[in-house]
């Protein structure tokens, strides 16, 4: 970096440094000198990976019935690996339904994680 799968209306911010941009892209709209982005420190959120437990089922052993092992789901956890802590991924972009506008559904794009190469 490509590809595959899953999720994306919940949740969680203070301080320091710096000093003008930022919200992926385009349009809108918004945040921002009452200090953006970024970096650092501390704190937090969540539960993707992960950890514990582990019914049924599975495997093995002895077999009256049990023992052991691995282990999905449910349940619990937060030590570790990521991620995240304005606004629904801030809203839309393409297609369809409906339509005066509004709206709904799916998709594209994007982000994050896990896996494969």
């Nucleotide at each position: 970096u490509u590809c595959u799968c899953a999720u994306c209306g919940a949740g969680a911010g203070c301080g320091g440094u710096u000093g003008a941009g930022g919200g992926a892209c385009c349009g809108g709209c918004c945040c921002u000198a009452u200090g953006a982005c970024a970096c650092c420190g501390c704190g937090g959120c969540a539960a993707c990976c992960c950890c514990c437990c582990c019914a049924c089922g599975c495997g093995c052993c002895c077999c009256a019935g049990g023992g052991c092992g691995a282990g999905c789901g449910c349940g619990g956890g937060a030590a570790g690996g990521u991620g995240c802590c304005a606004a629904a991924u801030c809203c839309g972009g393409c297609a369809g339904a409906g339509u005066a506008a509004u709206u709904c559904u799916g998709g594209c794009a994007g982000a994050u994680g896990a896996g494969c190469a």
This is a predicted structure of a 117-nucleotide RNA (SAM riboswitch aptamer (S box leader)) from a Chloroflexota bacterium. Its mean pLDDT, the model's own confidence on a scale to 100, is 82. It matches the Rfam family "SAM riboswitch aptamer (S box leader)". From the family's description: The SAM riboswitch is found upstream of a number of genes which code for proteins involved in methionine or cysteine biosynthesis in Gram-positive bacteria. The sequence was found by an Rfam model in a public genome assembly.